[in-house]
Molecule: glmS glucosamine-6-phosphate activated ribozyme aptamer
RNA sequence: UUGGGUACGCAAGCGCCAGAACCGCAUCCUUGCGGUUGACGAGGUGGGAGGUUAAUCGAAAAUUCGGCGGGUGCCUCCCCGCUUUUUUCCAAGCGCAGCUGUUUUGAAAACCUCCGGGCAACCGGACCGACAGAGAAAACAGCAGGAAACAGG
Numbered sequence: 001u002u003g004g005g006u007a008c009g010c011a012a013g014c015g016c017c018a019g020a021a022c023c024g025c026a027u028c029c030u031u032g033c034g035g036u037u038g039a040c041g042a043g044g045u046g047g048g049a050g051g052u053u054a055a056u057c058g059a060a061a062a063u064u065c066g067g068c069g070g071g072u073g074c075c076u077c078c079c080c081g082c083u084u085u086u087u088u089c090c091a092a093g094c095g096c097a098g099c100u101g102u103u104u105u106g107a108a109a110a111c112c113u114c115c116g117g118g119c120a121a122c123c124g125g126a127c128c129g130a131c132a133g134a135g136a137a138a139a140c141a142g143c144a145g146g147a148a149a150c151a152g153g
Base pairs, nucleotide, nucleotide: 014069015068016067017066019065020037021036022035023034024033025032026031040058041057042056046079047078048077049076050075051074052073080095081094082093083092084091086149087148088147089146090145098143099142100141101140102139103138104137105136113126114125115124116123117122
């Protein structure tokens, strides 16, 4: 220095860059070398196995193009748990855990003005401060099985 192995650590709207765009230098003037960009937040994991891939939501963003990998999505099965007014089994739904309704519950980028770094593309940060949807939570209201046992009348 190269290849391999093991262990640990790190990310999960996350990581990466062979296309593309952009910047710098060189140049025989259309190529070479080096670099930059490549998703703005909200929301999302009971444990395990297998399968699957365009895996939720919206934004004053619009290369947020194109692609690769991964992945909290979805499906099936097993285990555990929660709800269905005590217990057990079954069933359904769910995962601090049933469904419905009402009300409530800091988006961020952008934009403006600045600071720092870089020749530049651009990167990091501060300030001001507006605007979503999905989902979730809280409060209130309503609704939500079958069988057996126990208890009470």